[in-house]
Molecule: transfer RNA
Organism: Amycolatopsis sp. DSM 110486
RNA sequence: GCCCCCGUAGCCCAACUGGCAGAGGCAACGGAUUCAAAACCCGUCCAGUGAGAGUUCGAAUCUCUCCGGGGGCA
Repeated sequence: GCCCCCGUAGCCCAACUGGCAGAGGCAACGGAUUCAAAACCCGUCCAGUGAGAGUUCGAAUCUCUCCGGGGGCA
RNA backbone atom coordinates (compact mmCIF):
# COMPACT_ATOMS: atom_id res chain seq x y z
P G A 1 -0.40 3.71 3.61
O5' G A 1 -0.78 2.79 2.31
C5' G A 1 -0.69 3.35 0.99
C4' G A 1 -0.69 2.24 0.00
C3' G A 1 -1.94 1.36 0.00
O3' G A 1 -2.98 1.92 -0.75
C1' G A 1 0.00 0.00 0.00
P C A 2 -4.51 1.71 -0.27
O5' C A 2 -4.84 0.23 -0.74
C5' C A 2 -4.85 -0.11 -2.12
C4' C A 2 -5.05 -1.60 -2.29
C3' C A 2 -6.24 -2.19 -1.56
O3' C A 2 -7.47 -2.01 -2.27
C1' C A 2 -4.34 -3.53 -1.16
P C A 3 -8.80 -1.89 -1.43
O5' C A 3 -9.06 -3.38 -0.93
C5' C A 3 -9.32 -4.41 -1.86
C4' C A 3 -9.39 -5.75 -1.17
C3' C A 3 -10.39 -5.84 -0.02
O3' C A 3 -11.72 -6.02 -0.46
C1' C A 3 -8.36 -6.81 0.63
P C A 4 -12.93 -5.46 0.42
O5' C A 4 -13.01 -6.51 1.61
C5' C A 4 -13.33 -7.87 1.34
C4' C A 4 -13.18 -8.70 2.60
C3' C A 4 -13.96 -8.24 3.81
O3' C A 4 -15.34 -8.60 3.75
C1' C A 4 -11.77 -8.79 4.46
P C A 5 -16.42 -7.64 4.47
O5' C A 5 -16.21 -7.98 5.99
C5' C A 5 -16.46 -9.30 6.49
C4' C A 5 -16.01 -9.42 7.94
C3' C A 5 -16.61 -8.42 8.92
O3' C A 5 -17.93 -8.75 9.30
C1' C A 5 -14.30 -8.60 9.29
P C A 6 -18.95 -7.60 9.66
O5' C A 6 -18.43 -7.07 11.06
C5' C A 6 -18.43 -7.91 12.19
C4' C A 6 -17.64 -7.30 13.33
C3' C A 6 -18.18 -5.99 13.88
O3' C A 6 -19.26 -6.16 14.77
C1' C A 6 -15.83 -5.87 13.63
P G A 7 -20.36 -4.98 14.88
O5' G A 7 -19.57 -3.90 15.75
C5' G A 7 -19.06 -4.23 17.05
C4' G A 7 -18.40 -3.03 17.69
C3' G A 7 -19.34 -1.85 17.98
O3' G A 7 -18.99 -1.21 19.21
C1' G A 7 -17.56 -1.15 16.59
P U A 8 -19.80 -1.59 20.49
O5' U A 8 -21.31 -1.31 20.05
C5' U A 8 -21.79 0.03 19.93
C4' U A 8 -23.26 0.09 20.23
C3' U A 8 -23.70 -0.44 21.58
O3' U A 8 -23.51 0.50 22.61
C1' U A 8 -25.11 -1.34 19.91
P A A 9 -22.81 0.03 23.92
O5' A A 9 -23.94 0.19 25.05
C5' A A 9 -24.37 1.48 25.48
C4' A A 9 -24.83 1.47 26.91
C3' A A 9 -23.87 0.88 27.92
O3' A A 9 -23.96 1.62 29.14
C1' A A 9 -25.91 -0.26 28.04
P G A 10 -22.91 2.76 29.42
O5' G A 10 -21.86 1.96 30.34
C5' G A 10 -20.61 2.53 30.67
C4' G A 10 -19.75 1.53 31.41
C3' G A 10 -19.55 0.21 30.66
O3' G A 10 -18.49 0.25 29.76
C1' G A 10 -20.25 -0.23 32.88
P C A 11 -18.63 -0.47 28.31
O5' C A 11 -18.43 -2.00 28.67
C5' C A 11 -17.18 -2.49 29.14
C4' C A 11 -17.26 -3.98 29.41
C3' C A 11 -17.79 -4.82 28.27
O3' C A 11 -16.82 -5.11 27.28
C1' C A 11 -18.86 -5.46 30.26
P C A 12 -17.25 -5.33 25.74
O5' C A 12 -18.03 -6.73 25.78
C5' C A 12 -17.31 -7.93 26.05
C4' C A 12 -18.24 -9.13 26.07
C3' C A 12 -19.10 -9.32 24.84
O3' C A 12 -18.40 -9.88 23.73
C1' C A 12 -20.40 -9.65 26.77
P C A 13 -18.82 -9.47 22.23
O5' C A 13 -20.36 -9.91 22.12
C5' C A 13 -20.72 -11.27 22.10
C4' C A 13 -22.22 -11.45 22.22
C3' C A 13 -23.04 -10.95 21.06
O3' C A 13 -23.03 -11.88 19.97
C1' C A 13 -24.07 -10.29 23.09
P A A 14 -23.67 -11.48 18.56
O5' A A 14 -25.21 -11.78 18.78
C5' A A 14 -26.18 -10.95 18.20
C4' A A 14 -27.56 -11.33 18.69
C3' A A 14 -28.69 -10.85 17.81
O3' A A 14 -28.94 -11.76 16.74
C1' A A 14 -29.12 -10.24 20.04
P A A 15 -28.98 -11.19 15.27
O5' A A 15 -30.15 -10.11 15.30
C5' A A 15 -31.48 -10.50 15.60
C4' A A 15 -32.36 -9.29 15.76
C3' A A 15 -32.32 -8.28 14.64
O3' A A 15 -33.12 -8.65 13.54
C1' A A 15 -32.11 -7.15 16.70
P C A 16 -32.59 -8.41 12.07
O5' C A 16 -33.33 -9.57 11.22
C5' C A 16 -32.80 -10.88 11.22
C4' C A 16 -33.91 -11.89 11.14
C3' C A 16 -35.00 -11.59 10.11
O3' C A 16 -34.64 -12.00 8.81
C1' C A 16 -35.96 -12.19 12.19
P U A 17 -35.38 -11.28 7.54
O5' U A 17 -34.11 -10.60 6.88
C5' U A 17 -34.30 -9.72 5.77
C4' U A 17 -33.50 -8.45 5.97
C3' U A 17 -32.88 -7.91 4.66
O3' U A 17 -32.74 -6.51 4.75
C1' U A 17 -31.18 -8.48 6.18
P G A 18 -33.79 -5.66 3.99
O5' G A 18 -33.65 -4.22 4.68
C5' G A 18 -33.06 -4.14 6.01
C4' G A 18 -33.78 -3.13 6.85
C3' G A 18 -35.29 -3.30 6.96
O3' G A 18 -35.72 -2.84 8.23
C1' G A 18 -34.87 -1.22 6.01
P G A 19 -36.34 -3.92 9.21
O5' G A 19 -37.52 -3.08 9.84
C5' G A 19 -37.25 -1.86 10.55
C4' G A 19 -38.52 -1.30 11.14
C3' G A 19 -39.51 -2.33 11.59
O3' G A 19 -40.21 -1.85 12.74
C1' G A 19 -40.50 -1.04 9.87
P C A 20 -39.68 -2.20 14.16
O5' C A 20 -40.69 -1.31 15.03
C5' C A 20 -40.61 0.12 14.99
C4' C A 20 -40.64 0.66 16.39
C3' C A 20 -39.44 0.31 17.23
O3' C A 20 -39.12 1.42 18.10
C1' C A 20 -41.39 -0.55 18.25
P A A 21 -37.79 2.19 17.81
O5' A A 21 -36.65 1.09 18.09
C5' A A 21 -36.53 0.59 19.37
C4' A A 21 -35.53 -0.54 19.44
C3' A A 21 -35.23 -0.95 20.87
O3' A A 21 -36.19 -1.90 21.32
C1' A A 21 -33.22 -0.61 19.70
P G A 22 -36.70 -1.96 22.78
O5' G A 22 -35.75 -3.06 23.40
C5' G A 22 -35.79 -4.39 22.89
C4' G A 22 -35.13 -5.32 23.88
C3' G A 22 -35.36 -4.96 25.34
O3' G A 22 -35.55 -6.15 26.11
C1' G A 22 -33.06 -5.06 24.90
P A A 23 -37.05 -6.68 26.37
O5' A A 23 -37.08 -8.18 25.80
C5' A A 23 -36.67 -8.45 24.46
C4' A A 23 -36.30 -9.90 24.32
C3' A A 23 -35.58 -10.51 25.53
O3' A A 23 -36.52 -10.97 26.50
C1' A A 23 -34.38 -11.02 23.55
P G A 24 -36.11 -10.97 28.03
O5' G A 24 -34.95 -12.05 28.05
C5' G A 24 -33.73 -11.73 28.64
C4' G A 24 -32.67 -12.70 28.22
C3' G A 24 -31.46 -12.75 29.14
O3' G A 24 -31.69 -13.61 30.23
C1' G A 24 -30.72 -12.43 26.94
P G A 25 -31.40 -13.09 31.69
O5' G A 25 -29.82 -13.29 31.83
C5' G A 25 -29.24 -14.55 31.54
C4' G A 25 -27.75 -14.42 31.38
C3' G A 25 -27.02 -13.64 32.46
O3' G A 25 -26.82 -14.38 33.65
C1' G A 25 -26.25 -12.95 30.34
P C A 26 -26.89 -13.62 35.03
O5' C A 26 -25.51 -12.81 35.08
C5' C A 26 -24.28 -13.49 35.02
C4' C A 26 -23.11 -12.53 34.87
C3' C A 26 -22.99 -11.46 35.93
O3' C A 26 -22.45 -11.93 37.15
C1' C A 26 -22.63 -10.50 33.81
P A A 27 -22.98 -11.27 38.51
O5' A A 27 -22.51 -9.74 38.39
C5' A A 27 -21.13 -9.40 38.42
C4' A A 27 -20.93 -7.93 38.12
C3' A A 27 -21.58 -6.96 39.09
O3' A A 27 -20.83 -6.77 40.28
C1' A A 27 -22.00 -6.28 36.87
P A A 28 -21.59 -6.60 41.65
O5' A A 28 -22.29 -5.18 41.52
C5' A A 28 -21.51 -4.02 41.37
C4' A A 28 -22.41 -2.79 41.18
C3' A A 28 -23.51 -2.63 42.21
O3' A A 28 -23.05 -1.99 43.39
C1' A A 28 -24.43 -2.38 40.05
P C A 29 -23.64 -2.46 44.78
O5' C A 29 -25.09 -1.84 44.82
C5' C A 29 -25.28 -0.44 44.70
C4' C A 29 -26.75 -0.10 44.55
C3' C A 29 -27.68 -0.77 45.55
O3' C A 29 -27.69 -0.12 46.81
C1' C A 29 -28.59 -0.98 43.39
P G A 30 -28.00 -1.04 48.08
O5' G A 30 -29.57 -1.33 48.02
C5' G A 30 -30.50 -0.27 48.15
C4' G A 30 -31.90 -0.75 47.93
C3' G A 30 -32.35 -1.94 48.74
O3' G A 30 -32.70 -1.61 50.08
C1' G A 30 -33.00 -2.27 46.52
P G A 31 -32.52 -2.73 51.21
O5' G A 31 -33.64 -3.83 50.88
C5' G A 31 -35.01 -3.53 51.00
C4' G A 31 -35.88 -4.60 50.41
C3' G A 31 -35.86 -5.95 51.10
O3' G A 31 -36.66 -5.97 52.28
C1' G A 31 -35.75 -6.27 48.77
P A A 32 -36.23 -6.95 53.48
O5' A A 32 -36.57 -8.41 52.91
C5' A A 32 -37.90 -8.79 52.64
C4' A A 32 -37.96 -10.17 51.99
C3' A A 32 -37.23 -11.27 52.74
O3' A A 32 -38.01 -11.85 53.77
C1' A A 32 -36.56 -11.32 50.48
P U A 33 -37.37 -12.24 55.15
O5' U A 33 -36.42 -13.46 54.79
C5' U A 33 -36.95 -14.67 54.25
C4' U A 33 -35.85 -15.61 53.80
C3' U A 33 -34.78 -15.90 54.86
O3' U A 33 -35.19 -16.89 55.77
C1' U A 33 -33.74 -15.38 52.79
P U A 34 -34.95 -16.69 57.28
O5' U A 34 -33.37 -16.80 57.41
C5' U A 34 -32.68 -17.99 57.07
C4' U A 34 -31.18 -17.82 57.19
C3' U A 34 -30.68 -17.18 58.48
O3' U A 34 -30.63 -18.10 59.55
C1' U A 34 -29.58 -16.20 56.62
P C A 35 -31.27 -17.68 60.97
O5' C A 35 -30.20 -16.61 61.50
C5' C A 35 -30.51 -15.78 62.61
C4' C A 35 -29.27 -15.05 63.07
C3' C A 35 -28.50 -14.34 61.99
O3' C A 35 -29.01 -13.04 61.75
C1' C A 35 -27.01 -15.65 63.31
P A A 36 -29.21 -12.57 60.21
O5' A A 36 -27.68 -12.42 59.72
C5' A A 36 -26.86 -11.41 60.26
C4' A A 36 -25.43 -11.58 59.81
C3' A A 36 -25.23 -11.71 58.31
O3' A A 36 -25.22 -10.45 57.64
C1' A A 36 -24.00 -13.38 59.41
P A A 37 -25.80 -10.33 56.14
O5' A A 37 -24.86 -11.32 55.31
C5' A A 37 -23.73 -10.80 54.64
C4' A A 37 -22.75 -11.89 54.24
C3' A A 37 -22.98 -12.54 52.89
O3' A A 37 -22.57 -11.71 51.81
C1' A A 37 -22.42 -14.18 54.49
P A A 38 -23.42 -11.78 50.45
O5' A A 38 -23.00 -13.18 49.79
C5' A A 38 -21.64 -13.39 49.38
C4' A A 38 -21.43 -14.83 48.99
C3' A A 38 -22.39 -15.38 47.93
O3' A A 38 -22.00 -15.03 46.61
C1' A A 38 -22.25 -16.90 49.71
P A A 39 -23.14 -14.63 45.54
O5' A A 39 -23.93 -15.98 45.27
C5' A A 39 -23.27 -17.10 44.67
C4' A A 39 -24.14 -18.34 44.78
C3' A A 39 -25.55 -18.21 44.22
O3' A A 39 -25.59 -18.40 42.83
C1' A A 39 -25.64 -19.17 46.37
P C A 40 -26.60 -17.47 41.92
O5' C A 40 -28.06 -17.99 42.34
C5' C A 40 -28.45 -19.33 42.07
C4' C A 40 -29.74 -19.66 42.79
C3' C A 40 -30.90 -18.75 42.51
O3' C A 40 -31.55 -19.04 41.29
C1' C A 40 -30.74 -19.07 44.82
P C A 41 -32.19 -17.86 40.40
O5' C A 41 -33.37 -17.30 41.32
C5' C A 41 -34.48 -18.13 41.61
C4' C A 41 -35.48 -17.40 42.50
C3' C A 41 -35.93 -16.03 42.03
O3' C A 41 -36.93 -16.11 41.03
C1' C A 41 -35.37 -15.91 44.31
P C A 42 -37.02 -15.01 39.86
O5' C A 42 -37.61 -13.73 40.62
C5' C A 42 -38.91 -13.78 41.18
C4' C A 42 -39.24 -12.50 41.88
C3' C A 42 -38.96 -11.21 41.11
O3' C A 42 -39.97 -10.91 40.14
C1' C A 42 -38.14 -10.99 43.30
P G A 43 -39.56 -10.20 38.76
O5' G A 43 -39.20 -8.71 39.23
C5' G A 43 -40.20 -7.87 39.73
C4' G A 43 -39.61 -6.66 40.41
C3' G A 43 -38.82 -5.69 39.54
O3' G A 43 -39.66 -4.84 38.77
C1' G A 43 -37.66 -6.06 41.55
P U A 44 -39.11 -4.27 37.39
O5' U A 44 -38.04 -3.17 37.83
C5' U A 44 -38.45 -2.06 38.59
C4' U A 44 -37.26 -1.28 39.09
C3' U A 44 -36.37 -0.69 38.02
O3' U A 44 -36.88 0.52 37.49
C1' U A 44 -35.02 -1.71 39.70
P C A 45 -36.58 0.88 35.95
O5' C A 45 -35.05 1.30 35.97
C5' C A 45 -34.60 2.36 36.80
C4' C A 45 -33.10 2.40 36.87
C3' C A 45 -32.40 2.50 35.53
O3' C A 45 -32.34 3.85 35.09
C1' C A 45 -31.37 0.83 36.83
P C A 46 -32.87 4.24 33.58
O5' C A 46 -31.54 4.04 32.71
C5' C A 46 -30.31 4.62 33.20
C4' C A 46 -29.14 3.85 32.63
C3' C A 46 -29.20 3.60 31.14
O3' C A 46 -28.75 4.72 30.41
C1' C A 46 -28.55 1.63 32.28
P A A 47 -29.65 5.22 29.12
O5' A A 47 -29.03 4.35 27.92
C5' A A 47 -27.63 4.20 27.80
C4' A A 47 -27.23 4.12 26.37
C3' A A 47 -27.75 5.24 25.47
O3' A A 47 -26.78 5.58 24.52
C1' A A 47 -28.47 3.16 24.64
P G A 48 -26.83 7.13 24.01
O5' G A 48 -28.07 7.11 22.96
C5' G A 48 -27.92 7.68 21.69
C4' G A 48 -28.22 6.64 20.61
C3' G A 48 -28.58 7.26 19.28
O3' G A 48 -28.15 6.38 18.23
C1' G A 48 -30.33 5.88 19.98
P U A 49 -26.97 6.94 17.33
O5' U A 49 -25.98 5.69 17.28
C5' U A 49 -25.20 5.37 18.41
C4' U A 49 -24.82 3.90 18.40
C3' U A 49 -24.30 3.37 17.06
O3' U A 49 -23.28 2.43 17.32
C1' U A 49 -26.18 2.12 17.73
P G A 50 -22.22 2.10 16.23
O5' G A 50 -21.05 3.11 16.60
C5' G A 50 -20.77 3.40 17.97
C4' G A 50 -19.64 4.42 18.05
C3' G A 50 -19.86 5.68 17.25
O3' G A 50 -20.64 6.64 17.93
C1' G A 50 -17.76 4.80 16.75
P A A 51 -21.67 7.59 17.07
O5' A A 51 -20.71 8.60 16.33
C5' A A 51 -19.93 9.54 17.07
C4' A A 51 -19.22 10.49 16.15
C3' A A 51 -20.08 11.10 15.04
O3' A A 51 -20.82 12.22 15.48
C1' A A 51 -18.10 10.26 14.11
P G A 52 -22.29 12.51 14.80
O5' G A 52 -21.95 13.02 13.34
C5' G A 52 -21.22 14.23 13.16
C4' G A 52 -20.78 14.39 11.72
C3' G A 52 -21.87 14.34 10.67
O3' G A 52 -22.63 15.54 10.58
C1' G A 52 -20.04 13.05 9.97
P A A 53 -24.16 15.47 10.13
O5' A A 53 -24.10 15.05 8.58
C5' A A 53 -23.69 16.00 7.63
C4' A A 53 -23.42 15.35 6.27
C3' A A 53 -24.61 14.78 5.53
O3' A A 53 -25.43 15.76 4.90
C1' A A 53 -22.84 13.26 5.41
P G A 54 -27.00 15.48 4.71
O5' G A 54 -27.07 14.32 3.62
C5' G A 54 -26.62 14.56 2.29
C4' G A 54 -26.55 13.29 1.49
C3' G A 54 -27.87 12.60 1.21
O3' G A 54 -28.59 13.22 0.16
C1' G A 54 -26.26 10.99 1.84
P U A 55 -30.22 13.13 0.18
O5' U A 55 -30.55 11.60 -0.17
C5' U A 55 -30.21 11.04 -1.41
C4' U A 55 -30.60 9.58 -1.47
C3' U A 55 -32.02 9.27 -1.07
O3' U A 55 -32.92 9.49 -2.14
C1' U A 55 -30.56 7.76 0.01
P U A 56 -34.28 10.33 -1.88
O5' U A 56 -35.15 9.34 -0.98
C5' U A 56 -35.50 8.05 -1.45
C4' U A 56 -36.02 7.20 -0.34
C3' U A 56 -37.11 7.82 0.53
O3' U A 56 -38.38 7.77 -0.09
C1' U A 56 -35.51 6.74 1.91
P C A 57 -39.34 9.10 -0.03
O5' C A 57 -39.77 9.11 1.50
C5' C A 57 -40.52 10.20 2.03
C4' C A 57 -41.05 9.86 3.40
C3' C A 57 -40.05 9.24 4.35
O3' C A 57 -39.27 10.22 5.02
C1' C A 57 -42.01 7.95 4.35
P G A 58 -37.71 9.95 5.16
O5' G A 58 -37.65 8.72 6.16
C5' G A 58 -38.06 8.89 7.52
C4' G A 58 -38.16 7.55 8.22
C3' G A 58 -36.88 6.74 8.28
O3' G A 58 -36.04 7.17 9.33
C1' G A 58 -38.68 5.36 7.60
P A A 59 -34.47 7.20 9.08
O5' A A 59 -34.09 5.66 8.93
C5' A A 59 -34.30 4.74 9.99
C4' A A 59 -33.11 3.83 10.21
C3' A A 59 -31.84 4.55 10.66
O3' A A 59 -31.08 3.66 11.49
C1' A A 59 -31.44 3.52 8.59
P A A 60 -31.34 3.68 13.01
O5' A A 60 -30.14 2.77 13.60
C5' A A 60 -28.80 3.22 13.54
C4' A A 60 -27.85 2.05 13.48
C3' A A 60 -27.76 1.37 12.12
O3' A A 60 -26.83 1.99 11.28
C1' A A 60 -28.07 -0.26 13.85
P U A 61 -27.18 2.14 9.71
O5' U A 61 -27.46 0.65 9.22
C5' U A 61 -26.41 -0.32 9.20
C4' U A 61 -26.95 -1.69 8.83
C3' U A 61 -27.43 -1.79 7.38
O3' U A 61 -27.04 -3.03 6.83
C1' U A 61 -29.17 -2.36 8.89
P C A 62 -25.80 -3.05 5.81
O5' C A 62 -26.29 -2.13 4.60
C5' C A 62 -27.02 -2.69 3.51
C4' C A 62 -27.21 -1.67 2.41
C3' C A 62 -26.03 -0.73 2.15
O3' C A 62 -25.03 -1.32 1.36
C1' C A 62 -28.03 0.52 2.26
P U A 63 -23.49 -0.91 1.49
O5' U A 63 -23.44 0.55 0.85
C5' U A 63 -23.65 0.73 -0.54
C4' U A 63 -23.49 2.18 -0.92
C3' U A 63 -22.21 2.85 -0.43
O3' U A 63 -21.10 2.56 -1.26
C1' U A 63 -24.05 4.25 0.04
P C A 64 -19.62 2.46 -0.62
O5' C A 64 -19.25 3.98 -0.38
C5' C A 64 -19.14 4.89 -1.47
C4' C A 64 -18.89 6.30 -0.98
C3' C A 64 -17.75 6.47 0.00
O3' C A 64 -16.49 6.51 -0.63
C1' C A 64 -19.64 7.66 0.78
P U A 65 -15.19 5.92 0.17
O5' U A 65 -14.87 7.10 1.22
C5' U A 65 -14.48 8.39 0.77
C4' U A 65 -14.43 9.37 1.92
C3' U A 65 -13.60 8.95 3.12
O3' U A 65 -12.21 9.13 2.93
C1' U A 65 -15.66 9.82 3.86
P C A 66 -11.18 8.13 3.59
O5' C A 66 -11.26 8.52 5.12
C5' C A 66 -10.79 9.76 5.58
C4' C A 66 -11.30 10.09 6.97
C3' C A 66 -10.79 9.19 8.08
O3' C A 66 -9.46 9.51 8.51
C1' C A 66 -13.10 9.52 8.35
P C A 67 -8.55 8.35 9.14
O5' C A 67 -9.23 8.10 10.57
C5' C A 67 -9.22 9.09 11.57
C4' C A 67 -9.84 8.60 12.85
C3' C A 67 -9.30 7.27 13.36
O3' C A 67 -8.07 7.41 14.06
C1' C A 67 -11.66 7.24 13.46
P G A 68 -7.01 6.21 13.93
O5' G A 68 -7.65 5.08 14.85
C5' G A 68 -7.82 5.31 16.25
C4' G A 68 -8.63 4.20 16.90
C3' G A 68 -8.13 2.79 16.64
O3' G A 68 -7.00 2.44 17.45
C1' G A 68 -10.45 2.84 16.35
P G A 69 -5.97 1.35 16.85
O5' G A 69 -6.75 -0.03 16.99
C5' G A 69 -7.11 -0.51 18.28
C4' G A 69 -7.94 -1.78 18.18
C3' G A 69 -7.33 -2.91 17.35
O3' G A 69 -6.32 -3.63 18.05
C1' G A 69 -9.59 -2.66 16.77
P G A 70 -5.16 -4.33 17.19
O5' G A 70 -5.88 -5.56 16.50
C5' G A 70 -6.42 -6.60 17.29
C4' G A 70 -7.18 -7.60 16.44
C3' G A 70 -6.42 -8.22 15.29
O3' G A 70 -5.51 -9.24 15.69
C1' G A 70 -8.55 -7.57 14.54
P G A 71 -4.18 -9.50 14.80
O5' G A 71 -4.72 -10.18 13.47
C5' G A 71 -5.33 -11.45 13.51
C4' G A 71 -5.96 -11.82 12.19
C3' G A 71 -5.01 -11.87 10.99
O3' G A 71 -4.20 -13.04 10.95
C1' G A 71 -6.98 -10.72 10.39
P G A 72 -2.78 -12.99 10.20
O5' G A 72 -3.11 -12.96 8.66
C5' G A 72 -3.76 -14.06 8.05
C4' G A 72 -4.14 -13.73 6.62
C3' G A 72 -3.00 -13.32 5.70
O3' G A 72 -2.26 -14.43 5.22
C1' G A 72 -4.80 -11.83 5.41
P C A 73 -0.70 -14.26 4.87
O5' C A 73 -0.69 -13.38 3.54
C5' C A 73 -1.22 -13.89 2.33
C4' C A 73 -1.22 -12.84 1.25
C3' C A 73 0.12 -12.20 0.95
O3' C A 73 0.97 -13.01 0.16
C1' C A 73 -1.54 -10.52 1.10
P A A 74 2.56 -12.93 0.39
O5' A A 74 2.96 -11.46 -0.12
C5' A A 74 2.84 -11.12 -1.50
C4' A A 74 2.99 -9.63 -1.70
C3' A A 74 4.34 -9.04 -1.30
O3' A A 74 5.35 -9.26 -2.26
C1' A A 74 2.58 -7.68 -0.47